[in-house]
Context: one part of a larger RNA
């Protein structure tokens, strides 16, 4: 000089943007933060309507629809969003290729089909354990839950076959024959009560589009004061596993694989689009934003699922914490506020679902700390403001002084004015294509008062703009280097003057 997620010291008027635990992946009280769907079910119940009694309060029953709520059992979501950077030096990333080695729930478009039987289990009722967490027994029940049987367009697989292609491994295809394998049902109109129509689902399959898996070359930090590493190790024959290649894993067989072009060890680390600096080469950063990755008290295992090896799901072991009738039981903020402790140091236990996204639902609509907003904070960056002209008797006062002056200095005052922002008073938006605005009576936009309510911080001895007096006397102290102070200090400390920035200014650190 430039930059900064800063602290810190002195100071502080406003507004718009951005931005805010960089320290222990440190322990958390409290609320929220993933639900939805009654147009799959079963179950119960208020209110109103209609019948009946009636002591006139009111009771009893009825059948439909809506609505509730705890509730069951179903789907569908919870693998997405939203945080964190411990670990990872490693096909994690990054950038390019392969998948003739793979999978893809919802979506799009196409073909075909949705037939006809069964048995349970919740919830519920009775009984009964427990302090509670939670349950146990027996008994009734539905269903797009479960379970057969049937068809079987395609598709799988076996066995024959045609053709084209090939990296010669195979790939795609022509026929043919055989074997196992599917499914749900609701809702609306309409009906001659058989069904028809529509729509939204089920199945089986093709395509596509999305998203991932997996493989490969190239690039990716520092220690040779780390020189050797390796037995599932490296290859192979078979087999298992997985959507899917492979020592993935298993058995048998060979004895091989890596390394000075740095294996192995060891240490530090999320990569990365970018960011900062720089005239570039380059260093140097990985916060905000956007991609990937890898965690979700510590380990470790699978289960469900189109997808986890699952942050607010489950089992086990550990460590803490809470509860307990001592037998047993609950709990995970590296989601959003917040707390206690660390630390130089980082913020509200705020509105709202109005956009904009996402869950589910056939809608209406529920839910959404994700988002949008507000809020604290000069923490940055940008813009404005603290007035404007005039005004010389160079007032007064300060400071200097060679005692004449000088100088602060048009600076004040006084006169003339003007109202930006902020204030009072009205008015009032876009974002919303029909309704719906948390922000918000916000921004803006009209009147109105009155200079009125708004300036400091650091320097002045060269280096680097900017000098005198007084106090001090190697003392008090300054200091970024160089030095300064031992009685005429432009260096201390004070004043007057000056000089630089400005709602900042200096200092510290850190990069370049």
């Nucleotide at each position: 000089g430039a930059a900064c997620g800063a602290a810190c010291g002195c100071u502080g008027g406003c507004g718009g943007c951005a931005c805010g635990c960089c320290u222990c992946a440190u322990a958390c009280a409290u609320g929220c933060a993933a639900g939805u769907c009654g147009a799959g079910c079963g179950a119960u119940u208020a209110a109103a309507g209609c019948u009946c009694c009636u002591u006139c309060g009111g009771g009893a029953g009825u059948g439909u629809a809506u609505a509730a709520a705890g509730u069951g059992g179903g789907g569908c979501g919870a693998a997405c969003g939203g945080g964190u950077g411990a670990g990872u030096a490693a096909c994690a990333g990054g950038u390019g290729g392969a998948u003739a080695a793979u999978c893809u729930g919802c979506c799009u478009c196409u073909u075909g089909g949705u037939g006809u039987g069964g048995g349970a289990c919740a919830a519920c009722g009775a009984c009964u354990g427990g302090a509670a967490a939670c349950g146990g027994u027996c008994g009734c029940u539905a269903a797009u839950a479960c379970c057969g049987c049937a068809u079987g367009u395609g598709g799988u697989u076996a066995c024959u076959u045609u053709g084209u292609c090939u990296u010669c491994g195979g790939a795609c295809u022509u026929a043919g024959u055989a074997a196992a394998g599917a499914a749900a049902g609701g809702c609306g109109c309409u009906u001659u009560c058989g069904g028809g129509c529509g729509u939204c689902g089920c199945c089986a399959a093709g395509a596509g589009a999305u998203g991932g898996g997996u493989c490969c070359g190239c690039c990716c930090c520092c220690c040779a004061u780390u020189a050797g590493c390796u037995u599932g190790u490296u290859g192979g024959u078979g087999a298992g596993a997985u959507a899917a290649c492979a020592g993935c894993u298993c058995a048998c067989c060979a004895a091989g694989g890596c390394a000075a072009c740095g294996a192995u060890g060891g240490g530090u680390a999320g990569c990365c689009g970018a960011g900062c600096u720089g005239a570039g080469a380059g260093g140097u950063u990985g916060a905000u934003c956007g991609g990937c990755c890898a965690c979700a008290c510590u380990g470790g295992a699978a289960c469900u699922g189109a997808g986890a090896u699952a942050c607010c799901g489950c089992c086990c072991a550990g460590a803490c914490u809470c509860c307990u009738a001592c037998g047993g039981g609950a709990g995970g903020c590296a989601g959003c506020a917040g707390u206690g402790g660390g630390g130089a140091a980082u913020a509200u236990u705020g509105g709202a679902c109005a956009a904009u996204g996402g869950a589910c639902g056939a809608a209406a609509g529920u839910c959404u700390g994700a988002u949008c907003c507000a809020g604290c904070a000069a923490u940055g960056c940008c813009g404005c403001g603290u007035g404007a002209g005039u005004g010389a008797a160079g007032a007064a006062g300060g400071c200097c002084u060679u005692a004449g002056g000088g100088u602060u200095g048009u600076a004040a005052a006084g006169c003339u004015c003007u109202u930006u922002c902020a204030c009072c008073c009205g008015u009032g938006a876009c974002g919303a294509u029909a309704a719906u605005g948390a922000c918000g009576g916000u921004a803006g936009c009209g009147g109105g008062a009155g200079a009125a309510g708004a300036a400091g911080c650091c320097c002045c001895g060269g280096c680097u703009a900017a000098c005198u007096c007084c106090g001090u006397g190697c003392c008090a102290g300054c200091a970024g280097c160089c030095g300064c102070g031992g009685u005429a200090a432009u260096a201390c400390g004070g004043a007057g003057g000056g000089g630089g920035c400005u709602a900042g200014c200096g200092u510290u650190g850190u990069u370049c």